Overview:
Model confidence (mean pLDDT): 78 of 100. A computed fold for an 89-nucleotide RNA from a Chromatiaceae bacterium, annotated as Glycine riboswitch aptamer. The source organism's lineage runs through Bacteria, Pseudomonadati, Pseudomonadota, Gammaproteobacteria and Chromatiaceae.
[in-house]
RNA sequence: CCUUACCCCACGGGAGAGGCCGGCAUCGCCGGCGCCGAAGGCGCAAUUCCGCCCGGAAUCGCUCAGGCAAAAAGGACCGUGGGGGUGAG
Repeated sequence: CCUUACCCCACGGGAGAGGCCGGCAUCGCCGGCGCCGAAGGCGCAAUUCCGCCCGGAAUCGCUCAGGCAAAAAGGACCGUGGGGGUGAG
């Protein structure tokens, strides 16, 4: 100096599950039962490595949280652009 793990911002794409029942001060709230998992969280440990150890760690599991007509919001992850960054090469 460059690439890159990683982080932030903007734009675009982005699934699943009740138009359920009841109450009320009704476009919301509360209670009940039934569901979903792709914010977050937790767990195993798939996996990472020629093998092993240490470390990392899932789109796997659990559903605490969150969500379940449409709309809105949110949304892992992917793409594009910009910024940061130095663990690694």
It matches the Rfam family "Glycine riboswitch aptamer". Gene Ontology term of the family: glycine biosynthetic process.